Molecule: c-di-GMP-I riboswitch aptamer
Organism: Bacillota bacterium
């Protein structure tokens, strides 16, 4: 120095809720807030899940469908702080 691993330390992020905003919705960005997280950093690549504006079907109040979304659902890829056993 590197890999694995995760004691300690310096720190980091921020669930639910709430205010207000964008969106048809799922959900996103911002403030407060902290459930938790060693990648809870980035990436929508694979799977899974959520929504259904438009479209199609339908006797219908309904159904189907992602081009939308979720990385704090599981993996893959990329990158990173520290240094005990």
């Nucleotide at each position: 120095a590197g890999c694995u691993c995760g004691a300690a330390a310096c720190g980091g992020c921020a669930a639910a809720g709430u205010c207000a905003u964008c969106g048809a919705a799922a959900g996103g960005a911002g403030g407060c807030g902290a459930c938790g997280c060693a990648a809870a950093g980035c990436u929508a690549u694979g799977g899974a899940u959520c929504u259904a504006a438009a479209g199609c079907u339908u006797u219908u109040u309904a159904g189907c469908u992602a081009u939308g979304a979720u990385u704090g659902c599981c993996a893959g890829g990329c990158u990173g702080c520290c240094g005990a056993a």